Two RNAs folded together computationally: RNase P RNA and transfer RNA, 470 nucleotides in total. It holds a member of the Rfam family "Bacterial RNase P class A". The family's RNA type in Rfam is ribozyme. Rfam links the family to the GO terms dimeric ribonuclease P complex, ribonuclease P activity and tRNA processing. Model confidence (mean pLDDT): 76 of 100.
RNA sequence: CCAGACGGUCGGAUGGCUGCCUUUCUGCAAAUCGGGAAACUGGCGGAGGGGAGGAAAGUCCGGGCUCCACGGAAACACGGUGCCGGCUAACAGCCGGCGGGGGCGACCCCAGGGAAAGUGCCACAGAAAACAAACCGCCUUGCUUUAAAACAAGGUAAGGGUGAAAAGGUGCGGUAAGAGCGCACCGCGUUGCCGGCAACGGUGACGGCACGGUAAACCCCACCGGGAGCAAGACCGAAUAGAGGCAACGAGUGAACGAGAGUUUGCUGGCGUGUUUCCGCGCAGUUGCCUGGGUUGGUCGCAAGAGACGCUCGGUAACGGGCGUCCCAGAUGAAUAGUCGUCACACGUCACCAAUUGGCGUGCACAGAACCCGGCUUAUAGACCGCCUGGACCU
RNA sequence: UCCCUGGUAGCUCAAUGGUAGAGCAACCGGCUGUUAACCGGUAGGUUGCAGGUUCGAGACCUGCCCAGGGAGCCA
Numbered sequence: 001c002c003a004g005a006c007g008g009u010c011g012g013a014u015g016g017c018u019g020c021c022u023u024u025c026u027g028c029a030a031a032u033c034g035g036g037a038a039a040c041u042g043g044c045g046g047a048g049g050g051g052a053g054g055a056a057a058g059u060c061c062g063g064g065c066u067c068c069a070c071g072g073a074a075a076c077a078c079g080g081u082g083c084c085g086g087c088u089a090a091c092a093g094c095c096g097g098c099g100g101g102g103g104c105g106a107c108c109c110c111a112g113g114g115a116a117a118g119u120g121c122c123a124c125a126g127a128a129a130a131c132a133a134a135c136c137g138c139c140u141u142g143c144u145u146u147a148a149a150a151c152a153a154g155g156u157a158a159g160g161g162u163g164a165a166a167a168g169g170u171g172c173g174g175u176a177a178g179a180g181c182g183c184a185c186c187g188c189g190u191u192g193c194c195g196g197c198a199a200c201g202g203u204g205a206c207g208g209c210a211c212g213g214u215a216a217a218c219c220c221c222a223c224c225g226g227g228a229g230c231a232a233g234a235c236c237g238a239a240u241a242g243a244g245g246c247a248a249c250g251a252g253u254g255a256a257c258g259a260g261a262g263u264u265u266g267c268u269g270g271c272g273u274g275u276u277u278c279c280g281c282g283c284a285g286u287u288g289c290c291u292g293g294g295u296u297g298g299u300c301g302c303a304a305g306a307g308a309c310g311c312u313c314g315g316u317a318a319c320g321g322g323c324g325u326c327c328c329a330g331a332u333g334a335a336u337a338g339u340c341g342u343c344a345c346a347c348g349u350c351a352c353c354a355a356u357u358g359g360c361g362u363g364c365a366c367a368g369a370a371c372c373c374g375g376c377u378u379a380u381a382g383a384c385c386g387c388c389u390g391g392a393c394c395u
Numbered sequence: 396u397c398c399c400u401g402g403u404a405g406c407u408c409a410a411u412g413g414u415a416g417a418g419c420a421a422c423c424g425g426c427u428g429u430u431a432a433c434c435g436g437u438a439g440g441u442u443g444c445a446g447g448u449u450c451g452a453g454a455c456c457u458g459c460c461c462a463g464g465g466a467g468c469c470a
Base pairs, nucleotide, nucleotide: 001391002390003389004388006386007385008384009383010382012343013342014341015340016339017338018337020051021050022049023048024047025046026045027044028043033042034041035040053366057377058376060375061374062373063372064371065229066228067227068226070280071279072278073277074276075275076274078225079224080223081222082221083097084096085095086094087093098112099110100109101108102107113220114219118218119217120214121213122212135160136159137156138155139154140153141152142151144149168186169185170184171183172182173181187209188207189206190205191204192203193202194201195200233300234299235298236297243291244290245289246288247287248286249285251268252267253266254265255264256263257262270283271282272281293469294468307326308325309324310323311322312321313320314319345363346362347361348360349359350358351357396466397465398464399463400462401461402460405419406418407417408416413450421437422436423435424434425433443459444458445457446456447455
């Protein structure tokens, strides 16, 4: 210098003028007021503080929080996850490792349990697609027969051909030709020992091979999961046909008291957020659906949190512990802006032989909180930093 | 905010994981004095996009893009 790999940071700066949301202090005003039907809300000025993001996005996972008339246990159903160990509030996330695959390499990718529990599927081609099979070929025997060739009966799985896949692979021996038929190595299975928490790795013995693929097909195994979502939910105001229909349960039985109506109580049963069963507890005019009607308001929830920054300790790391400092958007048709310069950056163009420099013009990404966090995924002009790999050249 | 459905030829729709098809429309030819109808033929596909599983994907899985639809408050 060229080509690449990985990790990370930023994502315009600055000034003038005019504004917006929120908040603290303060002055004035005053509430017997202004706005509004009401709940509710608050005006004018001064001085300060804060005011979008790395993804606020997609809403794909996991939590907090809130409600559902309830908690526990078991089974079933449904859904999800799937090598091992760790981290975490939790996760389908992250970190470290193992195995497999790709790359010369830095490094990257993997839904990576089970196919000897069972079922299904494997088109076309091909002889045969899973209890193997015999088209061509090779070999033996018989027969016609000099031989070849044909025919018949067998042997064979080496070779050809088909296919995504052909029932272990390579080599030597062996054989009529062949074949795990025998042997060596590799693979596979069973098993012992060693290392490792484990996934797994190493090594020895035994077995001639018994076990094709597919589970992002059903399924099996292990583990996890109650449902709904801030329009959750609480309160207030206004309004109405404060309505109607259908369905479910509102039950059954015994005992005591009482003249009776009835009351109390026991047992069984009903309902209680997937279903069923069990245990305890609770409920006794409620629930669900449909039709019709009304409103389209206000306050809270709602901004101190798995919080941010810095230092430090432990850990390979993810992450965790300790100390210090700070308070950092909170709207509701929805603030966080508009405009004019200057600089930076990029591109085009002009001047110049060229470098440089200067003038002019244009552009300056993706995108915007809406209850809040942890991730993942996707979009993103441009700029910068660190570390590493391969190659070329120079000293 | 929470859910559901769909995307295949110009249009409307099919297709069990195994060569992507049908009807209408378009184009060409025939029939007719001419047009329509009718008859014969032809062309037309990134199965929304990108990955993955599989021998093989329109279908199965994952992530994006687009379109359509539904629910909620009071009583």